Annotation: Bacterial RNase P class A from an Actinomycetes bacterium, 370 nucleotides, folded computationally.
[in-house]
RNA sequence: AGAGUCGUCUGGGGACACCGCGUUGCGACAGCACAAGUUGCUGUGGUGCCGAGGAAAGUCCGGACUCCGCAGAGCAAAGUGGUGGGUAACGCCCACCCGGGGUAACCCGCGGGAAAGUGCCACAGAAAAGAACCGCCGCGCGUACACGCGGUAAGGGUGAAAAGGCGGUGUAAGAGACCACCGCAUUGAUGGUGACAUCAAUGGCUCGGCAAACCCCACUUGGAGCAAGACCAAAAAGAUGGCAUUGAGGGUUGCUCGCCCGAGUCAUCAGGUAGGUCGCUUGAUCGCGUGAGCAAUCCCGCGACUAGAUGGAUGGUGCCCCAUUCGCGCAAGCGAAGGACAGGAUCCGGCUUAUAGGGCGACUCUUCGC
Repeated sequence: AGAGUCGUCUGGGGACACCGCGUUGCGACAGCACAAGUUGCUGUGGUGCCGAGGAAAGUCCGGACUCCGCAGAGCAAAGUGGUGGGUAACGCCCACCCGGGGUAACCCGCGGGAAAGUGCCACAGAAAAGAACCGCCGCGCGUACACGCGGUAAGGGUGAAAAGGCGGUGUAAGAGACCACCGCAUUGAUGGUGACAUCAAUGGCUCGGCAAACCCCACUUGGAGCAAGACCAAAAAGAUGGCAUUGAGGGUUGCUCGCCCGAGUCAUCAGGUAGGUCGCUUGAUCGCGUGAGCAAUCCCGCGACUAGAUGGAUGGUGCCCCAUUCGCGCAAGCGAAGGACAGGAUCCGGCUUAUAGGGCGACUCUUCGC
């Protein structure tokens, strides 16, 4: 210099002016309530603080929390699936093992069991698991061809996959029939917490593939979810009781009479609809430092924290400064730009997906120069 691998950060900040929104503190005014106050509630305008994200998203996984269920055990069903560790927990994370890819940094794995059983393996092919189409060899037959019988599995052909691989010995031709190496299985030794690795001995090539087919093994799992759930509680209907056509009650009115209407009306109770309040945001939280650990993570100390809406707020306009980017210019400087995905709704830990543009760090390979 070129090509690449991995990780991480950012996603603008601020001042002023004007117009607005939500929670809340303060004080003001108005209304309502009663227990009559240094009270409570509601509203209005004033003022102060605060007011979305790295994914707030998908709602995929795990928990906290709430209600319901539950003596104990088993079956069924669902999920997870190399080993060890982390965690409140997980299908997440870390480290390692094994397999695969890459020259490498590094990446990928839906990674228990196919020697318990059942099943499946399209097309092609003789055969998809106790194989023989072509071929090769022997015999019938003295020779050749054809045919028949037998042997064989090296070679050919089919297929995603073909009966351990490769070289030799051997043979009629061949073949783990035998031998070396590799692979496989069993046993042992050593190392490791372990997955597993290495070495040695022995064995016979006997066991093709699929478990995201049934199945077997081990482990895990009760259900529903903040529209959970708790409290207050109109109206109408209901129940009980009082009063009432011997006129309750209502209208007119300051009051009484009068006049008019006239069959209900009042109290209490239960349920809990409309509506309201709580749940509601300080928490397995975040940052820094020290220590343990390869790491995930954990211990201790110090500090920080201020959305909580429900017709669902967090916005808009102007101008200036800083930072960034782009254009012009030798330079000072001048001009322009704000572009991505998106947005709370009980709260956390993950995963996944979307994302204009910009920055930083570690590492690998190739080439050149010193």
It was read from a public genome assembly, where an Rfam model found it.
NCBI's taxonomy places the organism under Bacteria, Bacillati, Actinomycetota, Actinomycetes.
Its mean pLDDT, the model's own confidence on a scale to 100, is 77.
It matches the Rfam family "Bacterial RNase P class A". Its family is annotated with tRNA processing, ribonuclease P activity and dimeric ribonuclease P complex in the Gene Ontology. The family's RNA type in Rfam is ribozyme. Rfam describes the family as follows. Ribonuclease P (RNase P) is a ubiquitous endoribonuclease, found in archaea, bacteria and eukarya as well as chloroplasts and mitochondria.